[in-house]
Context: one part of a larger RNA
RNA sequence: UUGGGUUUAAAGGGUCUGUAGGCGGCUUUAUAAGUCAGUGGUGAAAUCUUCCGGCUCAACCGGGAAACUGCCGUUGAUACUGUAAGGCUUGAAUUAUUGUGAAGUAGCUAGAAUAUGUAGUGUAGCGGUGAAAUGCUUAGAUAUUACAUGGAAUACCAAUUGCGAAGGCAGGUUACUAACAAUGGAUUGACGCUGAUGGACGAAAGCGUGGGUAGCAAACAGGAUUAGAUACCCUGGUAGUCCACGCCGUAAACGAUGUCAACUAGCCGCCGGCCUCACUCUAGAGGUCGGUGGUGCAGCUAACGCAUUAAGUUGACCGCCUGGGGAGUACGGCCGCAAGGUUGAAACUC
Numbered sequence: 001u002u003g004g005g006u007u008u009a010a011a012g013g014g015u016c017u018g019u020a021g022g023c024g025g026c027u028u029u030a031u032a033a034g035u036c037a038g039u040g041g042u043g044a045a046a047u048c049u050u051c052c053g054g055c056u057c058a059a060c061c062g063g064g065a066a067a068c069u070g071c072c073g074u075u076g077a078u079a080c081u082g083u084a085a086g087g088c089u090u091g092a093a094u095u096a097u098u099g100u101g102a103a104g105u106a107g108c109u110a111g112a113a114u115a116u117g118u119a120g121u122g123u124a125g126c127g128g129u130g131a132a133a134u135g136c137u138u139a140g141a142u143a144u145u146a147c148a149u150g151g152a153a154u155a156c157c158a159a160u161u162g163c164g165a166a167g168g169c170a171g172g173u174u175a176c177u178a179a180c181a182a183u184g185g186a187u188u189g190a191c192g193c194u195g196a197u198g199g200a201c202g203a204a205a206g207c208g209u210g211g212g213u214a215g216c217a218a219a220c221a222g223g224a225u226u227a228g229a230u231a232c233c234c235u236g237g238u239a240g241u242c243c244a245c246g247c248c249g250u251a252a253a254c255g256a257u258g259u260c261a262a263c264u265a266g267c268c269g270c271c272g273g274c275c276u277c278a279c280u281c282u283a284g285a286g287g288u289c290g291g292u293g294g295u296g297c298a299g300c301u302a303a304c305g306c307a308u309u310a311a312g313u314u315g316a317c318c319g320c321c322u323g324g325g326g327a328g329u330a331c332g333g334c335c336g337c338a339a340g341g342u343u344g345a346a347a348c349u350c
Stems, first nucleotide, its partner, number of pairs: 004321003008303001012318001014201004021194003025088007033081002035077008049065006091191001092188003095184006103177007110154001115149007125136002162169002206247006215241002220236004258317006266295012299306002323350003332343004
């Protein structure tokens, strides 16, 4: 390379957007570039293949044929692809109406709890553990009552619930912004899908500057445990956790399952719409879109399992894999304040 793979064996990029590129709905006409057919030229000889022949055979040599799968011209064909010009509406988008949600950003605000302070009551313990001790406390603690201050997080509702591209998002409320679904089939008329490089976003930890600090808590200190105990347990406790701005760019960033489209038995839940029927109370029955779960055929799978939310049957495009270790290391490049990230070998060894 041909080919084979990618949930769990090596392998899906963290997610989206989008450039080049690749691929692309139904239909009419034209063209004839790709494509197909005929024909002409060329495709040196040798070699290879094949049929004969010559050296006693063979190697070797000679002759004939075929082949040289290609290129160029010319005459045609027009289904498919391309190109050009039209048309269409089912893909896509817009719009109207009705809805949905912990979607985002900024502001305001509420109650419970912890902590601290002040004041009152009150007196000898409190706290903690397997048991203790360190620790706090007669300078009045713990407990309890009132008031005040401050920071962080939002019990119940709450759920295989919902929303978001992913990361993620949860008290209430206001403003601004975005998204999605259904219905109508009004508008545009293929405007689409994917997407190397690029761009944006991206948990936690970490970094820079300035704030903030109630609780929790790496490091650290002490008390225990133990043979030891640089731990697990306890008492403290600083970064950090919080806010603003700027970096970092990684995670078991997981559904360990790339995106898009089509097709392929059912049954049972939940969430959001719409339609029809029924309706006296309570509440419903059927259908249909979109989402989210369970179970289960065919099929697939090494098995486990997946199974209309596919890991089934196909198509388009992208990423990635090729024995274990060495190693996600070294070197170089790029990025970063740094930490480090990204790209990413070899020797050697089994």
Model confidence (mean pLDDT): 88 of 100. Predicted 3D model of a 350-nucleotide part of an RNA (small-subunit ribosomal RNA, central domain) from an uncultured bacterium.